[in-house]
RNA sequence: CGAUGAGGUAGAGGUUGCAUAGCAUAAGAGUAAACUACUGGAGGGUGACUCCCGUUGAUAGUUGUUGAAAGGAUGCUUUGCCGAAGUGAAAUAGUCUGUCAAACUAUUUUGCUGGGGUUAUCUUGAAAAAGGAUAACACUGUCAUUAUGUCCGGAGCGAACGGAAAACAUAAUGGAGGGCUACUGAUCGG
Numbered sequence: 001c002g003a004u005g006a007g008g009u010a011g012a013g014g015u016u017g018c019a020u021a022g023c024a025u026a027a028g029a030g031u032a033a034a035c036u037a038c039u040g041g042a043g044g045g046u047g048a049c050u051c052c053c054g055u056u057g058a059u060a061g062u063u064g065u066u067g068a069a070a071g072g073a074u075g076c077u078u079u080g081c082c083g084a085a086g087u088g089a090a091a092u093a094g095u096c097u098g099u100c101a102a103a104c105u106a107u108u109u110u111g112c113u114g115g116g117g118u119u120a121u122c123u124u125g126a127a128a129a130a131g132g133a134u135a136a137c138a139c140u141g142u143c144a145u146u147a148u149g150u151c152c153g154g155a156g157c158g159a160a161c162g163g164a165a166a167a168c169a170u171a172a173u174g175g176a177g178g179g180c181u182a183c184u185g186a187u188c189g190g
Base pairs, nucleotide, nucleotide: 001189002188003187007184008183009182010181011180014082017081018080019079021077022076023075024074025073033066034065035064037062038061039060043053044052045051047100048099049098085113086112087111088110089109090108091107092106093105094104095103114140115139117137118136119135120134121133122132123131124130142175143174144173145172146171147170148169149168150167151163152162153161
């Protein structure tokens, strides 16, 4: 000096980026549950049982009185961030429980998803809210390729011509976050 770009640091996408925590409000709901009275007469809790309740009247129904909560939502504030995070599978531990399963929480491994939105189906949910999965549709950010133009050259101006490189704009196509941008810098060659 040139090539490549391990590793590290810092950033961008969005004013609906992602997630956590606290406070308030609405809804959940006059629901669940408890108690009184009446009807009624054998099962009920429950997915299952070797567990529990029940003729000292269960489950269920009517009347009356009292009357919640969780998860989720909206607003404000806060914290951590840009595989932020979500989700499928497996393993481990814990919670609940009389026991098992299921469910929930946390961690690890691994697969998928750039981001948010709309619509449809399924699922969770009290729900016409919101969440999750799948698909479609356009939008948006990023990189690559191609085309055109700006731009550059000739050149003092303009037209035409050329386009080697770089930068920008528009359009089309395609890819994926282990990505992209900037800085730094490992390695190799002369």
The RNA shown here (Lysine riboswitch aptamer) has 190 nucleotides and comes from Sutcliffiella cohnii. The coordinates come from a structure-prediction model, not an experiment, and the mean pLDDT is 78. The source organism's lineage runs through Bacteria, Bacillati, Bacillota, Caryophanales and Sutcliffiella. It matches the Rfam family "Lysine riboswitch aptamer". Gene Ontology term of the family: lysine biosynthetic process.